Predicted 3D model of an 87-nucleotide RNA (c-di-GMP-I riboswitch aptamer) from a Gemmatimonadaceae bacterium. Model confidence (mean pLDDT): 87 of 100. NCBI's taxonomy places the organism under Bacteria, Pseudomonadati, Gemmatimonadia, Gemmatimonadales, Gemmatimonadaceae. Its Rfam family is "c-di-GMP-I riboswitch aptamer". Rfam's curators write: GEMM was predicted in a large-scale screen for bacterial structured RNA regulatory elements. The sequence was found by an Rfam model in a public genome assembly.
[in-house]
RNA sequence: UGCUGCUCAGAGCAAACCUGUCGAAAGGCAGGGACGCAGAGCUACGGGGCUUCGGCGGAGGGUCGCCAUGCCAGCCGAGCCGCCAGC
Numbered sequence: 001u002g003c004u005g006c007u008c009a010g011a012g013c014a015a016a017c018c019u020g021u022c023g024a025a026a027g028g029c030a031g032g033g034a035c036g037c038a039g040a041g042c043u044a045c046g047g048g049g050c051u052u053c054g055g056c057g058g059a060g061g062g063u064c065g066c067c068a069u070g071c072c073a074g075c076c077g078a079g080c081c082g083c084c085a086g087c
Base pairs, nucleotide, nucleotide: 002087003086004085005084012037013036017032018031019030020029021028022027035074041080042079043078045077046076047075048072049071050070054067055066056065057064058063
C1' cells in the first nucleotide's frame, strides 16, 4: 500500500419503545433503552424512500391532484476520513 473481517485488544455507535423539547409534517436534538452495526463516522453527489407548512391547478372553501426548497447516511451506489487483526 492492497485485499479480507475467521481470530485478538481497547473502545465506539444505538433500532423499536418511553419521557422532554423543536418542527406544519416527515423528522431532528437531549435523557433512558439495546434490535443490531467493522465504518450504524462524515458529505444529499447519483438512484431510491418519507413528508407537504407553502406554491400551482380544478372560479372560491372543504377536498383532491401535482411540486421539495424540508427530511432519511440504520435503503443502495459514490466520494472523504478512520480503529484493530489476518494475509